Two RNAs folded together computationally: RNase P RNA and transfer RNA, 450 nucleotides in total.
Rfam match: Bacterial RNase P class A. Rfam's curators write: Ribonuclease P (RNase P) is a ubiquitous endoribonuclease, found in archaea, bacteria and eukarya as well as chloroplasts and mitochondria. Rfam classes the family as a ribozyme.
RNA sequence: GGAGUUAGCCAAGCAGUCGCUGUUUCACUACUUGUGAAAUGGAGGAAAGUCCGGGCUCCAUAGGGUAGAGUGCCAGGUAACGCCUGGGGGGCGCGAGCCUACGGAAAGUGCCACAGAAAAAAAACCGCCAAGCGGCGUUUUAUAGCAUCGCUGGUAAGGGUGAAAAGGUGUGGUAAGAGCACACCGCGCGGUUGGCAACAGCCGUGGCAGGGUAAACCCCACUCGGAGCAAGACCAAAUAGAGGUUCAAGCAGUUUUAGCUGCACAGCAUGACCCGUGCUGGAAUCCGGGUAGGUCGCUUGAGGUGUGUGGUGACACACAUCCCAGAUAGAUGACUGUUCACGACAGAACCCGGCUUACCGGCUGACUCCACUU
RNA sequence: GCCGGAGUAGCUCAGUCGGUAGAGCAACUGAUUCGUAAUCAGUAGGUCGGAGGUUCGAUUCCUCUCUCCGGCACCA
Numbered sequence: 001g002g003a004g005u006u007a008g009c010c011a012a013g014c015a016g017u018c019g020c021u022g023u024u025u026c027a028c029u030a031c032u033u034g035u036g037a038a039a040u041g042g043a044g045g046a047a048a049g050u051c052c053g054g055g056c057u058c059c060a061u062a063g064g065g066u067a068g069a070g071u072g073c074c075a076g077g078u079a080a081c082g083c084c085u086g087g088g089g090g091g092c093g094c095g096a097g098c099c100u101a102c103g104g105a106a107a108g109u110g111c112c113a114c115a116g117a118a119a120a121a122a123a124a125c126c127g128c129c130a131a132g133c134g135g136c137g138u139u140u141u142a143u144a145g146c147a148u149c150g151c152u153g154g155u156a157a158g159g160g161u162g163a164a165a166a167g168g169u170g171u172g173g174u175a176a177g178a179g180c181a182c183a184c185c186g187c188g189c190g191g192u193u194g195g196c197a198a199c200a201g202c203c204g205u206g207g208c209a210g211g212g213u214a215a216a217c218c219c220c221a222c223u224c225g226g227a228g229c230a231a232g233a234c235c236a237a238a239u240a241g242a243g244g245u246u247c248a249a250g251c252a253g254u255u256u257u258a259g260c261u262g263c264a265c266a267g268c269a270u271g272a273c274c275c276g277u278g279c280u281g282g283a284a285u286c287c288g289g290g291u292a293g294g295u296c297g298c299u300u301g302a303g304g305u306g307u308g309u310g311g312u313g314a315c316a317c318a319c320a321u322c323c324c325a326g327a328u329a330g331a332u333g334a335c336u337g338u339u340c341a342c343g344a345c346a347g348a349a350c351c352c353g354g355c356u357u358a359c360c361g362g363c364u365g366a367c368u369c370c371a372c373u374u
Numbered sequence: 375g376c377c378g379g380a381g382u383a384g385c386u387c388a389g390u391c392g393g394u395a396g397a398g399c400a401a402c403u404g405a406u407u408c409g410u411a412a413u414c415a416g417u418a419g420g421u422c423g424g425a426g427g428u429u430c431g432a433u434u435c436c437u438c439u440c441u442c443c444g445g446c447a448c449c450a
Base pairs, nucleotide, nucleotide: 001370002369003368004367005366006365007364008363009362010361012339013338014337015336016335017334018333020042021041022040023039024038025037026036027035028034044345048356049355051354052353053352054351055350056228057227058226059225063275064274065273066272068224069223070222071221072220073087074086075085076084077083088102089100090099091098092097103219104218108217109216110213111212112211125159126158127155128154129153132151133150134149136145167185168184169183170182171181172180186208187206188205189204190203191202192201193200194199232296233295234294235293241287243286244285245284246283247282250263251262252261253260254259265281266280267279268278269277270276289449290448291447303322304321305320306319307318308317309316310315340343375446376445377444378443379442380441381440384399385398386397387396393430401417402416403415404414405413423439424438425437426436427435
């Protein structure tokens, strides 16, 4: 100097004028409040998608079983998580480093189109071989022989099909072959060492074990009550519960009746089903009517910043310090001047922790590789 | 703001445990007719909204994303 990896930060700046919105104080009107002035606060790293997890609120209870949904190497962090950190296995890269839905296919079921002999406790199309029977030629005959032919066979070296073909390479061996035997590699099992563990190393042993697919059903382990701030609470205003449909309004005791008790029955809640529990004696649904105003929830919070300590780290703890949007038709804007590198994606609506997606560019720290100079 | 649903031919829709995607109407060509319509015979037309992944193989299974549609308040 070039090429790259990774961690983090910023998101045009400054000044003036006029506006919008929250809070506080003051003044006037006025006693519901409104107006004005001053001070002060006023969008993001993703406010987005709503994909996960929690807080919060309600559902007269959240209990059991089945179903359903989700997660899936190990350890830790956290309020919790499908997130994060550290580690292990596998893959990619010369490297810094990056990626990884990574439990079980020997519990069972299904599928593997076409091609191919065969797609899973298998089988032999072309081959290779010639032990047996026949045949063939030589020979007087028999024995021996030939691999030219058929049958019965042996084999899985080689060819061929496919995404995938029953451990791989080599040597010996054999009629030809084959873990048939041996060496190395791979794999299974056992022991041992290190590690909390996932796992790794070493030693011994087994001739090798039935391919793939679980983002197919499924099995195993763990987790999960539902709805969502249009949750929910209060105030005010207005109207007609007139009506349709479905199911049930039963029995016994007591009592003069009303009613009460018990058993059934029905409905509702436990938002899939069953049991159980609780509540009610009516419930569900359709149709119709009215108001669409205000207050709270509403921003002080698993909060920010700084320092120190512990930890490899995510993070935790202690101390100090700060208050940093809260609208309800929905506030961040417009104009002028000036500077530059000429400005991307994009706008809070109950609140947090993550993930994912979109994005002009710029800056800083650490590290890797290549080339050159000293 | 919150919660659901759907994207397949020009239009309306099918397509299930993953194996080269179909129907009706419309379009085009031919026949029939003096000509048109109807009718008959035939033909073409598909990135299955987009991107990535799992798998030998994806309209189908998983993830992300784009577009469109629907529902919601309170009182009695």